[in-house]
């Protein structure tokens, strides 16, 4: 920094410094912020991917696989679905005029692209 494989509709605060951006590609929206943003610092909190510890009446010949619990330890993470779109694909209005084709909207789906984050790897 690439590549794999997993999840991403849930969740979770406070003081202290500083002082003006910020909402994690780009665009365009939309939001949040001097009733104090991003950062940094204490101290908790959420969650459970890896490490541990412990259970399993589930699978299996074993070895291992799958499930729960615990949160000590790496990490993460504590504003709105990854804030919403963007690509496809189904329907519905509406315009056009070629009469079934194209656009334009707006709803519901797929995960296209794009990202976060964890564990392995080159």
């Nucleotide at each position: 920094u690439g590549c794999u494989u997993a999840u991403c509709a849930a969740g979770a605060a406070a003081g202290g410094c500083u002082g003006a951006g910020g909402g994690u590609a780009a665009u365009g929206g939309c939001c949040c912020u001097g009733u104090g943003a991003a950062g940094c610092c204490u101290u908790g909190a959420c969650a459970a991917c890896c490490u541990g510890u412990c259970c399993c009446g589930c699978u299996g010949a074993a070895a291992g696989g799958g499930g729960g619990a615990c949160a000590a330890g790496g990490u993460g993470c504590c504003a709105a679905u990854u804030c919403c779109a963007u690509c496809c694909g189904u329907u519905u209005u509406g315009a056009a005029u070629u009469u079934a084709u194209u656009c334009a909207a707006a709803a519901c789906g797929g995960u296209a692209c794009a990202g976060a984050u964890a564990a392995g790897u080159c």

This is a predicted structure of a 122-nucleotide RNA (SAM riboswitch aptamer (S box leader)) from a Bacteroidota bacterium. The sequence was found by an Rfam model in a public genome assembly.